[in-house]
RNA sequence: AUGAAGUAUGUGGGAGAGAGUCCGUUUGGGCCGCCGAAGGUAAAAGCUACCGCCGAAAAGCGUUAGUGAAUUUCUCAGGCAAAAAGACCGCAUGUGGACA
Numbered sequence: 001a002u003g004a005a006g007u008a009u010g011u012g013g014g015a016g017a018g019a020g021u022c023c024g025u026u027u028g029g030g031c032c033g034c035c036g037a038a039g040g041u042a043a044a045a046g047c048u049a050c051c052g053c054c055g056a057a058a059a060g061c062g063u064u065a066g067u068g069a070a071u072u073u074c075u076c077a078g079g080c081a082a083a084a085a086g087a088c089c090g091c092a093u094g095u096g097g098a099c100a
Stems, first nucleotide, its partner, number of pairs: 006095008018032001020031004033080003039076001040074001042072001046067004051062003
């Protein structure tokens, strides 16, 4: 800079599952049933790198680490009327400074 990705704020959209039950009134505690879309855990093939084996070399084989990787998985956290929150998507403004 006729300004990419990222990022901050505002704003529009945005799913699931109990207005469960007991104690003793509660924003507290116990018990039972569930949900996945804040955050967090786990995760294969393949790919990349180090090392080792074999080999003239390339290829191959094995260990470890990274990546794969999230709307998957677990349900720790969170949630189960409405409100709030909410991954993710759009828009506006700012920041940012990639390609040319």

Notes: A computed fold for a 100-nucleotide RNA, annotated as Glycine riboswitch aptamer. Model confidence (mean pLDDT): 79 of 100. Rfam family: Glycine riboswitch aptamer. From the family's description: This family represents the bacterial glycine riboswitch. The model forms 90% of the base pairs in the Rfam consensus.